Overview:
RNAcentral holds the sequence, with entries from Ribocentre. c-di-GMP-I riboswitch aptamer from a Candidatus Omnitrophota bacterium, 83 nucleotides, folded computationally. Of the family's consensus pairs, 95% are formed in the model. The coordinates come from a structure-prediction model, not an experiment, and the mean pLDDT is 88.
RNA sequence: UUACGAAAAGGCAAACCUCAAGUAAUUGGGGGGCGCAAAGCCGAUGGGUCCUGAUGAUGAGCCAGGACAGCCAGGCUGCCGAA
Repeated sequence: UUACGAAAAGGCAAACCUCAAGUAAUUGGGGGGCGCAAAGCCGAUGGGUCCUGAUGAUGAGCCAGGACAGCCAGGCUGCCGAA
C1' cells in the first nucleotide's frame, strides 16, 4: 500500500411523530433508532422502481420533465489495524 473486518474511538440514522416545501413521487429541520464498514459523494456511469404531463384508450406502451445513492451494479474519496 492492497485485500480483509476482530477490537477500540467515533459516525450515519429506518419506521413512526411533528413543522416546512412540492401537483406528486419525495425533500429539508426537530424528535426517534430499524439497521449500516462507506447508510460519505456521484442521478451528466448503466439498469431498476416511483411521480407528473401529453397522446391514447378506458389498458399498457411510446414521448417529455422530475424523484429515489438506505434498490442493484459501477466510479471517486475516507477512520482504525487483530487474524